[in-house]
This is a predicted structure of a 476-nucleotide part of an RNA (small-subunit ribosomal RNA, 3' major domain) from a metagenome.
Context: one part of a larger RNA
RNA sequence: UGACGGGGGCCCGCACAAGCGGUGGAGCAUGUGGUUUAAUUCGAUAUACGCGAAGAACCUUACCAGGACUUGACAUGUAUUUGACAGGUAUAGAGACAUACCGUUCUCUUUGAGACAGAUGCACAGGUGCUGCAUGGCUGUCGUCAGCUCGUGUUGUGAGAUGUUGGGUUAAGUCCCGCAACGAGCGCAACCCUUACUGUUAGUUGCCAUCAGGUAGUGCUGGGCACUCUAGCGGAACUGCCGGUGACAAACCGGAGGAAGGUGAGGAUGACGUCAAGUCCUCAUGGCCCUUAUGUCCUGGGCUACACACGUGCUACAAUGGGAUGGACAGAGGGUAGCGAGCCUGCGAAGGUGAGCCAAUCCCAAAAAUCAUUUCGUAGUUCGGAUUGGAGUCUGCAACUCGACUCCAUGAAGCUGGAAUCGCUAGUAAUCGCAGAUCAGCAUGCUGUGGUGAAUACGUUCCCGGGCCUUGUACA
Numbered sequence: 001u002g003a004c005g006g007g008g009g010c011c012c013g014c015a016c017a018a019g020c021g022g023u024g025g026a027g028c029a030u031g032u033g034g035u036u037u038a039a040u041u042c043g044a045u046a047u048a049c050g051c052g053a054a055g056a057a058c059c060u061u062a063c064c065a066g067g068a069c070u071u072g073a074c075a076u077g078u079a080u081u082u083g084a085c086a087g088g089u090a091u092a093g094a095g096a097c098a099u100a101c102c103g104u105u106c107u108c109u110u111u112g113a114g115a116c117a118g119a120u121g122c123a124c125a126g127g128u129g130c131u132g133c134a135u136g137g138c139u140g141u142c143g144u145c146a147g148c149u150c151g152u153g154u155u156g157u158g159a160g161a162u163g164u165u166g167g168g169u170u171a172a173g174u175c176c177c178g179c180a181a182c183g184a185g186c187g188c189a190a191c192c193c194u195u196a197c198u199g200u201u202a203g204u205u206g207c208c209a210u211c212a213g214g215u216a217g218u219g220c221u222g223g224g225c226a227c228u229c230u231a232g233c234g235g236a237a238c239u240g241c242c243g244g245u246g247a248c249a250a251a252c253c254g255g256a257g258g259a260a261g262g263u264g265a266g267g268a269u270g271a272c273g274u275c276a277a278g279u280c281c282u283c284a285u286g287g288c289c290c291u292u293a294u295g296u297c298c299u300g301g302g303c304u305a306c307a308c309a310c311g312u313g314c315u316a317c318a319a320u321g322g323g324a325u326g327g328a329c330a331g332a333g334g335g336u337a338g339c340g341a342g343c344c345u346g347c348g349a350a351g352g353u354g355a356g357c358c359a360a361u362c363c364c365a366a367a368a369a370u371c372a373u374u375u376c377g378u379a380g381u382u383c384g385g386a387u388u389g390g391a392g393u394c395u396g397c398a399a400c401u402c403g404a405c406u407c408c409a410u411g412a413a414g415c416u417g418g419a420a421u422c423g424c425u426a427g428u429a430a431u432c433g434c435a436g437a438u439c440a441g442c443a444u445g446c447u448g449u450g451g452u453g454a455a456u457a458c459g460u461u462c463c464c465g466g467g468c469c470u471u472g473u474a475c476a
Base pairs, nucleotide, nucleotide: 001476002475003473004472005471007470008469009468010467011466012465013464015460016459019424020423021422022421023420026315027314028313029312030311031310032309033308034306035305042052043051063301064300065299066298067297068296069295072124076123077122078121079120080119081118082117083116087102088101089100090099091098105115106114107113108112126290127289129288130287131286135284136283137279138278139277140275142273147186148185149184150183151182152181153162154161155160166177167176168175192267193266194265195264197235198234199233200232201231202230203229206225207224208223211222212221213220238261241255242254243253244252245251317417321376322375323374324373325372326371333364334363335362338357339356342353343352344351345350383414388409389408390407391406392405393404394403430452431451432450433449434448435447436446
């Protein structure tokens, strides 16, 4: 100087407390451990475990079994050689390939040269093989915590100290005051994006107040750009104003006006560093290793196994509910190898036909919870839907291992969950749908989006993590 303390002081955070809803019990989905296996590819372990994987039937695929190739699936160069085996068709076969038939490369300055293709060699290719403890890059974590440092000066024999400590204050090393310090840098804040109010410009594919026309009905048509909306440029919030407290400061408390008030809300943004943290399987890369194989191609299998244990979720256990009928209201997205209206067929998943749309125009598209009426009457039930049997639909060469969905039948556990443990402070939790990426097909996951919409916070004694000062130390 740090680190540590079941030392002290001050302070903060959904850290506790106050509340709301979960997990832990059930069934299923998914990941992991373990076990099994020819293989169940590999990595990740406080900071892994719906993670890499935004999508394993083949492919992917790295694993296993079997079969096949060896200058190679891919690149560059070089030497020799061939142009009678480059190509097309047919047959057999799962395929590699074999056989038969047709056909007999191109350019120029032509006993040659070049291009292209094949063959044989040589250099080499190739490796998701090892080492993340040789590395770059990227990432997690402490932590969006308020810290981390430097120059000059001063001080100390020196390591160092000072500044950065102290008194207030703040979300903040934020600001003020004081001070042997005076300044500065990286962080904080601001500048960026979205959102909340508004002016102006613009008015189609958006909108419809006024006028006219038309319909069973609809901005449907003429017309208009007021309103909504869209998207450019501006305005607006700064403790600016008032009162109080305060050290006449910084600031805090209350109020006014205002769409918004004290960082308005959300996002992006992650200092010096820590963990030899993670990744050689994104990529790049040193070294080592393989080179008729640890490379490459193919068929099939596996990654989907299953006494069990754990994590993360979905669905429930019902009446604030289940069923039936009717009626209403979004936002954000996507669409040409696509979205597909309408009509017809089917109980349905779907099928047939096919308008429009490269989209503020057309389509996906029905929003769902909610609301109204009705039924069920506390039951393992008209709750719950696992499991299983049968029949189908779709995608795709192909759904046996191993897809999703539909219909009929079946109708398991489960009556609110021990110890323990998680999330959340407002348009949040809870709850309800919708969309997208990946994608032929496959979503309870993920990422977005809107609808409905709470309760509670006295407070900082305690648990956890962190910041500053101080103290002890046989630790570095």
The full RNA is in RNAcentral, with records from SILVA.